Model confidence (mean pLDDT): 80 of 100. Transfer RNA from an archaeon, 73 nucleotides, folded computationally. Rfam family: tRNA. Rfam describes the family as follows. Transfer RNA (tRNA) molecules are approximately 80 nucleotides in length. Its family is annotated with triplet codon-amino acid adaptor activity in the Gene Ontology. The same sequence occurs in records of 2 taxa.

RNA sequence: GGGUCCGUAGGGUAGUUUGGUAUCCUUCAAGCUUCGGGGGUUUGAGACCUGAGUUCGAAUCUCAGCGGACCCA
Numbered sequence: 001g002g003g004u005c006c007g008u009a010g011g012g013u014a015g016u017u018u019g020g021u022a023u024c025c026u027u028c029a030a031g032c033u034u035c036g037g038g039g040g041u042u043u044g045a046g047a048c049c050u051g052a053g054u055u056c057g058a059a060u061c062u063c064a065g066c067g068g069a070c071c072c073a
Base pairs, nucleotide, nucleotide: 001072002071003070004069005068006067007066010026011025012024020056027045028044029043030042031041032040033039049065050064051063052062053061
């Protein structure tokens, strides 16, 4: 220098094929249960790498950039 793949709550992960409320686990906070703790249960908080474009509507499609992994040179 060229090519392929990946980037989603504090951590892990589904969703991308076929554009339409972003899933689940864990974590954290509160309530209930308990004499208390643990466990259980209910509720809540928390995310689409950045920018632009297409579209009524983008995590998803297009382009550019950033970061990571691998291969070629």